[in-house]
Context: one part of a larger RNA
RNA sequence: GUGGUCCCCAAGGAACUCGGCAAAAAAGCAGCCGUAACUUCGGGAUAAGGCUUCCCCUUCGCAUGAUUUUGGUAUUGUUUUUUAAAACGAUAUCAGAGUCAUGUGAGGGGGCGCAGCGAAAGUAUCUCUGGCAACUGUUUACCAAAAACACAGCUCCCUGCGAACUCGCAAGAGGAUGUAUAGGGGGUGACACCUGACCAAUGCUAGAAGGUCAAAUAUCGCCGUUUCCUCUUUGUCGCAAGACAGAGAGGAGGUGAGUGAUAUAAGCCCUAGUGAAUGUCGGCCGUAACUAUAACGGUCCUAAGGUAGCGAAAUACCUUGUCGGGUAAGUUCCGACGCGCACGAAUGGUGUAAUGACUGGAGAACUGUCUCGGGGACCAGCUCG
Numbered sequence: 001g002u003g004g005u006c007c008c009c010a011a012g013g014a015a016c017u018c019g020g021c022a023a024a025a026a027a028g029c030a031g032c033c034g035u036a037a038c039u040u041c042g043g044g045a046u047a048a049g050g051c052u053u054c055c056c057c058u059u060c061g062c063a064u065g066a067u068u069u070u071g072g073u074a075u076u077g078u079u080u081u082u083u084a085a086a087a088c089g090a091u092a093u094c095a096g097a098g099u100c101a102u103g104u105g106a107g108g109g110g111g112c113g114c115a116g117c118g119a120a121a122g123u124a125u126c127u128c129u130g131g132c133a134a135c136u137g138u139u140u141a142c143c144a145a146a147a148a149c150a151c152a153g154c155u156c157c158c159u160g161c162g163a164a165c166u167c168g169c170a171a172g173a174g175g176a177u178g179u180a181u182a183g184g185g186g187g188u189g190a191c192a193c194c195u196g197a198c199c200a201a202u203g204c205u206a207g208a209a210g211g212u213c214a215a216a217u218a219u220c221g222c223c224g225u226u227u228c229c230u231c232u233u234u235g236u237c238g239c240a241a242g243a244c245a246g247a248g249a250g251g252a253g254g255u256g257a258g259u260g261a262u263a264u265a266a267g268c269c270c271u272a273g274u275g276a277a278u279g280u281c282g283g284c285c286g287u288a289a290c291u292a293u294a295a296c297g298g299u300c301c302u303a304a305g306g307u308a309g310c311g312a313a314a315u316a317c318c319u320u321g322u323c324g325g326g327u328a329a330g331u332u333c334c335g336a337c338g339c340g341c342a343c344g345a346a347u348g349g350u351g352u353a354a355u356g357a358c359u360g361g362a363g364a365a366c367u368g369u370c371u372c373g374g375g376g377a378c379c380a381g382c383u384c385g
Base pairs, nucleotide, nucleotide: 002380003379004378005377006376007375008374009373011371012370015369020366030052031051032050033049038043040190054111055110056109057108058107059106060105061104062103063102064101065100066099067098068097069096070095071094072093073092074091075090076089077088078087079086080085112116125364126363127362128361129360130359131358132356133355137149138148153188154187155186156185157184158183159182165174166173167172191351192350193349194348196281197280198279201278202277203274204273205272206271207270210269211268212267217263218262219261220260221259222258223256224255225254226253227252228251229250230249231248232247233246234245235244236243237242282300283299284298285297286296309343310340321337322336323335324334325333
């Protein structure tokens, strides 16, 4: 001289650092006193803060037990008395007084020590002020415990029971041996005050006049093919009668994954409704007797142009905005202002006591975190022996 686990330190006391991280300190669930803002009146609260705690003597009180005694009540025994009644005694119980013992509490006096819950163990640091989340709870087993999730409460939608919904090809099962004060799904998230405008787009619900529209089916045609009948006509043979082979027209049927038309659903187009459904919530110009500003006016566009409340915010680019407070000095913090790049109302808005191993700012106390290091104990490593 290295690493680790501990201990101590002059003066200062957070100057360290992203940040009092780590360490230190205080208090120590006892007794007495005392305790603010705020508050949902429950809390906050062991708020904060202060005093006491050992030993000896003494005074007083309380509880329990033992014992002595006085009085009352109840039961009973003996004696006297004609009964009534009286005297004495025993047991139980109540009240009072005295003595002793034990335990405990309060007061007074005295004593010792640095220190009296004297050791050990165990055992809250506190205060002021913001943000977020109401709360207890849950979570990334092994880098995140939180402001995330959940939550009670609020609200919307679906579901009449063989329910909706979920699993399964089905049978079936869960829902539920439940029945709309029930069940399922979405959102918000205690509580208080509230929750504005827009249905043009998208979604959903309802409607049915009209338009469009599939396959299958039915009906009627067309086309192909085929059977029969009637008529006309051609060729060959034959003297003729007639026979055979074709062609055309008409009629009555059969048949076809053929083809056309007509009839026919939901849906879509369409008409309404619906925001605690997905969502959206303007621009330009002018104007008041200082200036500035614009209650006011004009105009364009839109479905409608952001209401209440809050606001340089967990959201503000410019920005360390401006003013005030706190500091000697404050890009953080608190209170205001509002031209909100780009808050805003259950994707909830604004408050809010209590709660929080959450997060920001300030202070008291305390300290080797630091100025700035130093010393010591032990373990390991290295070196030497």